[in-house]
Predicted 3D model of a 72-nucleotide RNA (transfer RNA) from a Candidatus Undinarchaeales archaeon. Its Rfam family is "tRNA". Rfam classes the family as a transfer RNA. The coordinates come from a structure-prediction model, not an experiment, and the mean pLDDT is 82.
RNA sequence: CCCCUGAUAGCUCAAUGGUAGAGCGUCCGGCUGUAGACCGGAAGGUUCCAAGUUCAAAUCUCGGUCAGGGGA
Numbered sequence: 001c002c003c004c005u006g007a008u009a010g011c012u013c014a015a016u017g018g019u020a021g022a023g024c025g026u027c028c029g030g031c032u033g034u035a036g037a038c039c040g041g042a043a044g045g046u047u048c049c050a051a052g053u054u055c056a057a058a059u060c061u062c063g064g065u066c067a068g069g070g071g072a
Base pairs, nucleotide, nucleotide: 001071002070003069004068005067006066007065010024011023012022013021018055026042027041028040029039030038048064049063051061052060
């Protein structure tokens, strides 16, 4: 220098154009003598940044940043 992959909740990851979800974690409640386990509920998101396409973008296009891999 070139190519590929990835960036979404505190963590690990879904969602391939039409309301952003799950598990774990956190908080509240139930249960229990207490805790754990179990059951119910809640909070928690500028979808890495910027621009574009579209009625509508996490998703498509372009540029950038960061991380990983490959090549020279």